Predicted 3D model of RNase P RNA and transfer RNA as a complex of 406 nucleotides. The prediction has a mean pLDDT of 76. Rfam match: Bacterial RNase P class A. By type it is a ribozyme.
RNA sequence: UCAGCAGGUCACCUUAUCGCCGCGCCAAUGGUGCGGAGGAAAGUCCGGACACCAUAGUGCAGUAUAGCGGGUAACGCCCGUCCACCUAAGGGUGAGGACCAGUGCAACAGAAAGAAUGUACAGAUAAUGCUGUAGUGAAACCAGGUAAACUCUAUGCGGUGCAACGUCAUGUAAAUCAGUGUUUGAGGGUGCACGCCCGAGCUGAAGGGUAGGCGGUUAGAGCUUUUGGGUAACCAAGAGCCUAGAUAAAUGAUAGGGGCAUUCUAACGUAUUAGGAAGAAAUUCUGAAACAAGUUUAGAAUGAACAGAAUCCGGCUUAUGACCUGCUUUUUUU
RNA sequence: GGCCCCGUAGUUCAAUGGAUAGAAUAGAAGUUUCCUAAACUUUAGAUGCAAGUUCGAUUCUUGCCGGGGUCA
Numbered sequence: 001u002c003a004g005c006a007g008g009u010c011a012c013c014u015u016a017u018c019g020c021c022g023c024g025c026c027a028a029u030g031g032u033g034c035g036g037a038g039g040a041a042a043g044u045c046c047g048g049a050c051a052c053c054a055u056a057g058u059g060c061a062g063u064a065u066a067g068c069g070g071g072u073a074a075c076g077c078c079c080g081u082c083c084a085c086c087u088a089a090g091g092g093u094g095a096g097g098a099c100c101a102g103u104g105c106a107a108c109a110g111a112a113a114g115a116a117u118g119u120a121c122a123g124a125u126a127a128u129g130c131u132g133u134a135g136u137g138a139a140a141c142c143a144g145g146u147a148a149a150c151u152c153u154a155u156g157c158g159g160u161g162c163a164a165c166g167u168c169a170u171g172u173a174a175a176u177c178a179g180u181g182u183u184u185g186a187g188g189g190u191g192c193a194c195g196c197c198c199g200a201g202c203u204g205a206a207g208g209g210u211a212g213g214c215g216g217u218u219a220g221a222g223c224u225u226u227u228g229g230g231u232a233a234c235c236a237a238g239a240g241c242c243u244a245g246a247u248a249a250a251u252g253a254u255a256g257g258g259g260c261a262u263u264c265u266a267a268c269g270u271a272u273u274a275g276g277a278a279g280a281a282a283u284u285c286u287g288a289a290a291c292a293a294g295u296u297u298a299g300a301a302u303g304a305a306c307a308g309a310a311u312c313c314g315g316c317u318u319a320u321g322a323c324c325u326g327c328u329u330u331u332u333u334u
Numbered sequence: 335g336g337c338c339c340c341g342u343a344g345u346u347c348a349a350u351g352g353a354u355a356g357a358a359u360a361g362a363a364g365u366u367u368c369c370u371a372a373a374c375u376u377u378a379g380a381u382g383c384a385a386g387u388u389c390g391a392u393u394c395u396u397g398c399c400g401g402g403g404u405c406a
Base pairs, nucleotide, nucleotide: 003328004327005326006325007324008323009322010321012258013257014256015255016254017253018252020036021035022034023033024032025031026030038306042317043316045315046314047313048312049311050161051160052159053158057194058193059192060191062157063156064155065154066153067081068080069079070078071077082096083094084093085092086091097152098151102150103149104146105145119134120133121132122131123130165215166214167213168212176205177204178203179202180201187198188197189196222241223240224239225238226237227236228235229234260303261302262301263300264299265298266297267296268294275286276285277284278283335405336404337403338402339401340400341399344359345358346357347356352389361377362376363375364374365373382398383397384396385395386394
């Protein structure tokens, strides 16, 4: 230097002009001040908050998880640790309970794949799979294997998602047709049964009307920092801060300056050198060029990824540019 | 914005975790015919992508990609 492994940081900055969205102020069709995307805002894969329906009930069904311990509002997430597997190593991965409840499955090969069967050779024995070896296969006298096979065990899960839900306004058809029901209870409470509650409508057909505003909605399991506890995840206390809120959807464009990265050119450097000359020698005199490298200087050119909030949080997964740090040696070059 | 479903030859469909994924139709070549069609013979062609479980994956699991439906 290359390759591999692990962890972390940043996501260009700034000024002017012209615009866009929100909020505040003023002398208000305007002016002015302040603020204005992300690490993933994405996928919607998990877990919650919140809202409505019984203060969400019981059983069945369904579904998810699975060593042990801890963290958390909660989790399928995170941390620690044991075991197993992979790797040369650093390190990584694990849906890691049960096949002494029951059922199923095992192609081909093989004597034999489960009520096990009983091949070949050798040995032993009164006799016998009694002992060893062989061959087939992923698996072969062993309470066999297999649960990301059904299943069983333990634990969790009521359902629907801000297009929830509340409220104001506008308009209309409280009409028409068919079915069904009103205490002999339709229908609803989002799988089924029971229970509890509500209770006069409900379902279908064709048709009429609305196509808007506000709240929910941005102060939160919030951010920054200090101290303490803990191996760690994380927790506690103190101080400071306010940080997008649109609704078919704002966060942009142009110009200048600066920074960063890469490449090229020149300089520096490489050099009291290589080489050459003199001399017996020590030594003295003279004296370049090229490759590679560089916390150096100057100039020029080029470049800057993935991507756009939509009720809000905690995770996971996926997409993606650049840089930094540490580790490994059975890899590359010198 | 939320929720749900699907993905196999060009097309329409099959395949209980098991040998080389099978049909129909379309395509290509040939035979037949004066030529075309029909018929006959032959032939090419696929599990959306990437991992995992397993001896073995179209099938089971997870994550992506693409397509469709539904809710005021």